[in-house]
Context: one part of a larger RNA
């Protein structure tokens, strides 16, 4: 080392793409490298074990055996693995028909609403709470009409609906674009699966440059409330939320559940496809792929979970190995910073 785990107990990378490397359908013939088999040679003595002696015992000591699980020749087997090689089509990929959809990027466009502006009507009040009171109003507000500017969002539809790897994505049009599903089975022919390094995407906040600011609304400024109120309530309000174009790389990045494949009772819903049966778009029965719920066995401390398993089994990756100290310090890499990644020890229960 060889061990148990990883939905909640300590642990699945935030997700992808993929080099190196691990694993790999069915078939034919070789080959004999791993693999087994027989021979043989080495594999020092001492020690280990085992028999027997020898110091009164022991411990040491002596003599034989075995063993030294290993390494090297030779010769043999050839199931499985490996390499080369005939070929298959069920695994994976491609045609060719069909289908859904907030998948993503650009450009345009639309109504609602809010705020301000201007006009008109009109007068004392508005607003705002628990209550109030700063705020705002006779320089005419709130409130109602009519017009006008601007930003930012997208009510009904909207539904444990839909799409995306995930992060995520919602007016509407138009252009490019990824990706998924059925369906025929018409071609290639294992061309797979994982995936240490790399790489690339990655909410919010937050950072440069420049731009743009209606609402909102960190800090801050005022009322209140309290014993105090640095909050909670309320009156304003700047970063910022909003574009572009580069940074950050982070999250309870959640299903707290890594990625394939295969198998194992069901019952109901709901999406998107075909199929059959019908006069048929309806209803119904089969079926494929997604999404929710209930639930056999089976797991599981237990709660749960159960064909979307946390079940039975392989294959790869990845991370745990009391609690604190430490998501930490030193060191190194990445960043303008802010941090970020990788990551102890002392000493302490």
């Nucleotide at each position: 080392c060889u061990g148990g785990g990883c939905g909640u107990a300590a642990a699945g990378c935030g997700c992808g793409u993929g080099u190196a490397g691990g694993c790999g359908g069915c078939u034919u013939g070789g080959u004999a490298a791993g693999u087994c088999g027989g021979a043989u040679g080495u594999g020092a003595a001492a020690u280990c074990c085992c028999c027997g002696g020898g110091c009164u015992c022991a411990a040491c000591c002596c003599g034989g055996g075995a063993a030294c699980u290993g390494c090297g020749u030779c010769u043999g087997a050839u199931a499985c693995u490996g390499c080369c090689u005939c070929g298959c089509u069920u695994g994976a990929g491609a045609a060719c028909a069909g289908g859904a959809g907030a998948g993503g990027a650009g450009a345009g466009u639309g109504g609602a609403a809010u705020u301000c502006c201007c006009g008109a009507u009109g007068u004392a009040g508005c607003g705002g709470u628990g209550a109030a009171a700063u705020g705002c109003g006779u320089a005419g507000a709130u409130a109602u009409c009519g017009g006008g500017a601007g930003g930012a969002a997208c009510a009904c539809c909207a539904g444990u609906g839909g799409c995306g790897a995930a992060g995520g994505c919602g007016g509407c049009u138009c252009u490019c674009u990824g990706g998924c599903c059925u369906g025929u089975u018409u071609c290639u022919g294992a061309c797979g699966c994982u995936g240490a390094g790399a790489c690339g995407c990655g909410a919010a906040a937050g950072c440069g440059u420049g731009g743009g600011u209606a609402g909102c609304g960190a800090a801050c400024g005022g009322g209140a409330u309290u014993a105090g109120a640095u909050a909670c309530c309320c009156c304003g309000g700047u970063a910022g939320u909003c574009c572009a174009c580069g940074c950050c790389g982070u999250a309870a990045a959640c299903g707290a559940u890594g990625g394939g494949u295969a198998c194992u009772g069901g019952g109901u819903g709901u999406c998107g496809g075909g199929a059959g049966a019908u006069c048929g778009a309806c209803c119904c029965u089969c079926u494929c792929g997604g999404u929710g719920c209930c639930g056999u066995a089976g797991c599981u401390a237990a709660c749960g979970u159960g064909u979307u398993a946390a079940g039975u089994a392989c294959c790869c990756c990845g991370c745990c190995u009391g609690g604190g100290g430490a998501c930490u310090a030193c060191g190194a890499u990445c960043g303008c910073a802010a941090g970020a990644u990788u990551a102890a020890a002392a000493c302490u229960c």
This is a predicted structure of a 349-nucleotide part of an RNA (small-subunit ribosomal RNA, central domain) from a metagenome.
The full RNA is in RNAcentral, with records from SILVA.